Description:
Predicted 3D model of a 74-nucleotide RNA (transfer RNA) from a Candidatus Saganbacteria bacterium. NCBI's taxonomy places the organism under Bacteria, Bacillati, Candidatus Saganbacteria. Rfam family: tRNA. It is annotated as a transfer RNA. Rfam links the family to the GO term triplet codon-amino acid adaptor activity. The sequence is in RNAcentral, with records from ENA.
RNA sequence: GCGCCUGUAGCUCAUUUGGAUAGAGCGGCUGCCUUCGAAGCAGUAGGCAGGGUGUUCGAAUCACCCCAGGCGCA
Numbered sequence: 001g002c003g004c005c006u007g008u009a010g011c012u013c014a015u016u017u018g019g020a021u022a023g024a025g026c027g028g029c030u031g032c033c034u035u036c037g038a039a040g041c042a043g044u045a046g047g048c049a050g051g052g053u054g055u056u057c058g059a060a061u062c063a064c065c066c067c068a069g070g071c072g073c074a
Stems, first nucleotide, its partner, number of pairs: 001073007010026004019057001028044005050066005
């Protein structure tokens, strides 16, 4: 330098060909339970989807540019 892949909640991931108020597990917080704690039960907060532009009635999902990480070739 060229090509490919990945980038969604604090962490690990789902969301399968664009359709609508983006979910799960773990973790956090609150309460119940307990002498206390753990476990268990109930509830709750937290992301606009790496950044931007575009296409579309509608984009996490398509196109382009950029950023970060990984792999391969030179």